The RNA shown here (Bacterial RNase P class A) has 376 nucleotides and comes from Myxococcales bacterium LLY-WYZ-16_1. It matches the Rfam family "Bacterial RNase P class A". The family's RNA type in Rfam is ribozyme. The coordinates come from a structure-prediction model, not an experiment, and the mean pLDDT is 76. It is recorded under the gene name rnpB. The organism belongs to Myxococcales, within Bacteria. The sequence is in RNAcentral, with records from ENA.

RNA sequence: CGGGGAGGCCGUGCAGCCGCCGGCAGGCUCGACCUGCGGGAGGAAAGUCCGAGCUCCACAGGGCAGGGUGCUGGCUAACGGCCAGUCAAGGCAACUUGCAGGAAAGUGCCACAGAAAACAGACGGCCUCUCAACGGGUCCUCGCGGACCUGGGACGGGGUCACGGCGAACCGGUGCGGUAAGAGCGCACCGCGCCCGUGGUGACACGGGUGGCACGGCAAACCCCACCUGGAGCAAGACCGAAUAGGGGUCGCGAUGGGUGGCCCGCCCAGACCCGGGUACGGUCGCUCGAGCGGCGCGGCAACGCGUCGCCUAGAUGAAUGGCUGCGGCGCGGAUCUUCCGCGGACAGAACUCGGCUUACAGGCUUGCCCGCUCC
Numbered sequence: 001c002g003g004g005g006a007g008g009c010c011g012u013g014c015a016g017c018c019g020c021c022g023g024c025a026g027g028c029u030c031g032a033c034c035u036g037c038g039g040g041a042g043g044a045a046a047g048u049c050c051g052a053g054c055u056c057c058a059c060a061g062g063g064c065a066g067g068g069u070g071c072u073g074g075c076u077a078a079c080g081g082c083c084a085g086u087c088a089a090g091g092c093a094a095c096u097u098g099c100a101g102g103a104a105a106g107u108g109c110c111a112c113a114g115a116a117a118a119c120a121g122a123c124g125g126c127c128u129c130u131c132a133a134c135g136g137g138u139c140c141u142c143g144c145g146g147a148c149c150u151g152g153g154a155c156g157g158g159g160u161c162a163c164g165g166c167g168a169a170c171c172g173g174u175g176c177g178g179u180a181a182g183a184g185c186g187c188a189c190c191g192c193g194c195c196c197g198u199g200g201u202g203a204c205a206c207g208g209g210u211g212g213c214a215c216g217g218c219a220a221a222c223c224c225c226a227c228c229u230g231g232a233g234c235a236a237g238a239c240c241g242a243a244u245a246g247g248g249g250u251c252g253c254g255a256u257g258g259g260u261g262g263c264c265c266g267c268c269c270a271g272a273c274c275c276g277g278g279u280a281c282g283g284u285c286g287c288u289c290g291a292g293c294g295g296c297g298c299g300g301c302a303a304c305g306c307g308u309c310g311c312c313u314a315g316a317u318g319a320a321u322g323g324c325u326g327c328g329g330c331g332c333g334g335a336u337c338u339u340c341c342g343c344g345g346a347c348a349g350a351a352c353u354c355g356g357c358u359u360a361c362a363g364g365c366u367u368g369c370c371c372g373c374u375c376c
Stems, first nucleotide, its partner, number of pairs: 001372004006367005012328007020040002023037005042347001046358002049356005054233004061265004066229005071085005086100001087098004101224002106222002108218003123164002125160005134151007172190006191213001192211008237285004247275005256270004292311008330344006
């Protein structure tokens, strides 16, 4: 200098005028009024994917089913999150990702191709065997022909799966020996099973011994195992106000009916359900001080924890943040280039509140790490 990879922060600033919402204080002619002082959208407010606080069922227990998670150790109120690590896959690497318990409890699937896809099997090929066709040689015979040796080896039989083929994958891999040709048939190394040792809290890693050893994959297939787990949700819910038809029907008053998401037990209530009519599309609370934020110190690799000091930062309800001006600042373009002109400024608006995850993001600042090149 170039290219990668992992984090953090900002994301238009200040001032003036007018205009909104809310808080506090005061005034007043008590009016939706006036004055003053503060405050007023996010890192994701989005998605609604998880976890909780809170409210109700409800005074509310146990179990089954269902659902969720799935390597180890920590953090946390909790989580499917975060931190650190192990293993696996990808990458030269920094790093990234993880569908990460169990295939010997059982069931199921592995299309097509191929001989064969799980206690298998023989396609091509290779080797071998007896015999046939055929060739050569020797001997006998007048000749036909016969005998022996040798080469050969169709059809058929036997051996083999090393080589080739098929496939995503085929019953270990590479090499040497051996064999008729081959094969863990034997050996060396690797792999795998079993046993032991060392290190580590652990997942696991390393090392040693032994055995020629064979039994593939998929559980993001059903399933088994371990742990966790009531339901519904702020449109939850509480109160006030207003109005009506004190109406009608069905079941029931305890072997019944109803409630608790499904089922059972238990518990609770005597009522439960349907039709019809009326009021309000009302108001107040819930509604913001929090598992809150920041500085410093200590502990910890870290997530985070403890201590101490400081801070208060929206609560709207058809829904508040706007408009104008000036001075800057950032980016881009142009030009007559110590300057001037023009343009632009991403993703995007709270609605009970937090901890996470996921997605979107113009531009800018910054910290380490990896690879390559060059120079000293």